A computed fold for a 71-nucleotide RNA from Thermobaculum terrenum ATCC BAA-798, annotated as transfer RNA.
Model confidence (mean pLDDT): 84 of 100.
The sequence is in RNAcentral, with records from Rfam.
The source organism's lineage runs through Bacteria, Chloroflexota, Thermobaculales (SeqCode), Thermobaculum (SeqCode) and Thermobaculum terrenum.
Its Rfam family is "tRNA". Rfam describes the family as follows. Transfer RNA (tRNA) molecules are approximately 80 nucleotides in length.
[in-house]
RNA sequence: GCGGGUGUGGUGAAGCGGUAUCAUAGCUGCCUUCCAAGCAGCUGGCACGGGUUCGACUCCCGUCACCCGCU
Repeated sequence: GCGGGUGUGGUGAAGCGGUAUCAUAGCUGCCUUCCAAGCAGCUGGCACGGGUUCGACUCCCGUCACCCGCU
């Protein structure tokens, strides 16, 4: 230098162009003599910039970070 893959709450992952889900962690409450466990609720997220579209995490282009391969 070229090609490919990945990027989603604190963490690990889902997500057929139409309300972003699950688990775990955190917070509050219930339960318990107390703690743990359990139950209920809440908070918190699409790497960045453009484009297409009525509508984009999703499709297209570019940038960045990481990983793999080629030279």